Predicted 3D model of a 73-nucleotide RNA (transfer RNA) from a Dehalococcoidia bacterium. The source organism's lineage runs through Bacteria, Bacillati, Chloroflexota and Dehalococcoidia. Rfam family: tRNA. By type it is a transfer RNA. Its family is annotated with triplet codon-amino acid adaptor activity in the Gene Ontology.

RNA sequence: GGGGCUGUAGCUCACUUGGGAGAGCGCAACACUGGCAGUGUUGAGGUAGAGGGUUCGAAUCCCUCCAGCUCCA
Numbered sequence: 001g002g003g004g005c006u007g008u009a010g011c012u013c014a015c016u017u018g019g020g021a022g023a024g025c026g027c028a029a030c031a032c033u034g035g036c037a038g039u040g041u042u043g044a045g046g047u048a049g050a051g052g053g054u055u056c057g058a059a060u061c062c063c064u065c066c067a068g069c070u071c072c073a
Base pairs, nucleotide, nucleotide: 001072002071003070004069005068006067007066010025011024012023013022019056027043028042029041030040031039032038049065050064051063052062053061
């Protein structure tokens, strides 16, 4: 330098005709317990890497850029 893959909650990851943003763990409050742990219930937590385009509508399609991984030279 060229090709491919990945980027979604604090962490690990889902999310297929383009229309509801989610799960587990973690965190907070409450209940059970003498207390811790544990269990249960409820809740908080997101510019879906950045920008632009297409569309009535984009995490999802197209383009550019950024970061990481990988292959070739």